[in-house]
Context: one part of a larger RNA
RNA sequence: UUCGUGGCUAAGGAACUAGGCAAAUUCGACCCGUAACUUAGGGAGAAGGGUCCCCCCGCCUCGGCGGGGGCGCAGCAAAGAGGUCCAGGCGACUGUUUAGCAAAAACACAGGACUCAGCCAAUUCGAAAGAAGAAGUAUAGGGUCUGACACCUGCCCGGUGCCGGAAGGUUAAGGAAGGGGCUUAGUGCGCAAGUGCGAAGGUCUUGACUGAAGCCCCGGUAAACGGCGGCCGUAACAAUAACGGUCCUAAGGUAGCGAAAUUCCUUGUCGGGUAAGUUCCGACCUGCACGAAUGGUGUAACGAUCUGGACACUGUCUCGGCCACGAGCUCG
Numbered sequence: 001u002u003c004g005u006g007g008c009u010a011a012g013g014a015a016c017u018a019g020g021c022a023a024a025u026u027c028g029a030c031c032c033g034u035a036a037c038u039u040a041g042g043g044a045g046a047a048g049g050g051u052c053c054c055c056c057c058g059c060c061u062c063g064g065c066g067g068g069g070g071c072g073c074a075g076c077a078a079a080g081a082g083g084u085c086c087a088g089g090c091g092a093c094u095g096u097u098u099a100g101c102a103a104a105a106a107c108a109c110a111g112g113a114c115u116c117a118g119c120c121a122a123u124u125c126g127a128a129a130g131a132a133g134a135a136g137u138a139u140a141g142g143g144u145c146u147g148a149c150a151c152c153u154g155c156c157c158g159g160u161g162c163c164g165g166a167a168g169g170u171u172a173a174g175g176a177a178g179g180g181g182c183u184u185a186g187u188g189c190g191c192a193a194g195u196g197c198g199a200a201g202g203u204c205u206u207g208a209c210u211g212a213a214g215c216c217c218c219g220g221u222a223a224a225c226g227g228c229g230g231c232c233g234u235a236a237c238a239a240u241a242a243c244g245g246u247c248c249u250a251a252g253g254u255a256g257c258g259a260a261a262u263u264c265c266u267u268g269u270c271g272g273g274u275a276a277g278u279u280c281c282g283a284c285c286u287g288c289a290c291g292a293a294u295g296g297u298g299u300a301a302c303g304a305u306c307u308g309g310a311c312a313c314u315g316u317c318u319c320g321g322c323c324a325c326g327a328g329c330u331c332g
Base pairs, nucleotide, nucleotide: 002327003326004325005324006323007322008321009320011318012317015316020313028052029051030050031049032048037042039148053070054069055068056067057066058065059064071075083311084310085309086308087307088306089305090303091302095107096106111146112145113144114143115142116141123132124131125130149298150297151296152295154228155227156226159225160224161221162220163219164218165217168216169215170214174210175209178206179205180204181203182202183201186197187196188195189194229247230246231245232244233243256290257287268284269283270282271281272280
């Protein structure tokens, strides 16, 4: 000199940095005091302020309380022992998770809804026997979606799925009248060789007709899978268009929200905060490409969550310095 772990540091105090990461601050007990908001429980240890040691006196329910005095920079005298506030996103919450790079906004959750299922239940495991469901019985059980609570959850059944229907069309195996081929008792012809016809039976083939579900078809169903338009014109400045026309569709996005965990153009525009703000907050709406249980919008409380700001505090920094211990290096 370098590294590690600690300690101190003038003045400033986040100027550091992606970001106050790390460190510092706060920290105990008692008394006073405590806002918005709120689901009236909370928020809350909110915030903020004071006291704490020793001696004397008085009171005492023997725990202490009140008064007076004293010392120090410092009285929870050491150790241990919350930093706080404001605003927003997401998720209601406590929980759970990638044993070994992710703890979260992901999973779960109570609550909501649809659907199956009448009991030898549905569903699941098994080849079966059998078993779980359940020694349960629709307030019980299985599946799927949503995810406390508050206010709500619009339109479309054309496609796909599911449920119901059975008149008609189509349709399998099977059955089958009939037809055809082969076979031959018999019989016709022939002197014979042979040839023609050919019952019954057997066999091969064809086959009218019959023949279920399914599909076609007819309905229902979206907290089933899903979907939720275009062009043109129009008001006495201009702009805009309540209004009109037209094309298409199953129906053309309702309420609410909106440059958003969604906005490309974009650092949109305006306002706030800063001396200065691509982030943040409040608005606007031109929503490239929000939107209603693939839930929409709010929301007290909660969070080792994410984002922005403020106070306090600090070696994060201006910008370094000093010290202790350990390691390294050098020497022995």

Predicted 3D model of a 332-nucleotide part of an RNA (large-subunit ribosomal RNA, domain IV) from a metagenome. The full RNA is in RNAcentral, with records from SILVA. Its Rfam family is "Bacterial large subunit ribosomal RNA". The coordinates come from a structure-prediction model, not an experiment, and the mean pLDDT is 87.